[in-house]
RNA sequence: GCGGAAGUAGUUCAGUGGUAGAAUGUCUCCUUGCCAAGGAGAAGGUCGCGAGUUCGAGCCUCGUCUUCCGCU
Numbered sequence: 001g002c003g004g005a006a007g008u009a010g011u012u013c014a015g016u017g018g019u020a021g022a023a024u025g026u027c028u029c030c031u032u033g034c035c036a037a038g039g040a041g042a043a044g045g046u047c048g049c050g051a052g053u054u055c056g057a058g059c060c061u062c063g064u065c066u067u068c069c070g071c072u
Stems, first nucleotide, its partner, number of pairs: 001071007010024004018055001026042005048064005
């Protein structure tokens, strides 16, 4: 230099154009003499960044950044 994959909650990951979710973690409450385990609830997201297409984009298109893999 070329090609490919990945980037979404603190973490690991779903989400095939129509209100962004789960698990785990955090906080509160219940249960217990206490802890652990269990149960209920809550908070937590400019979807890497920028632009375009569209009535509408996490999703499609272009550019760009980071990480990983391969080729040279």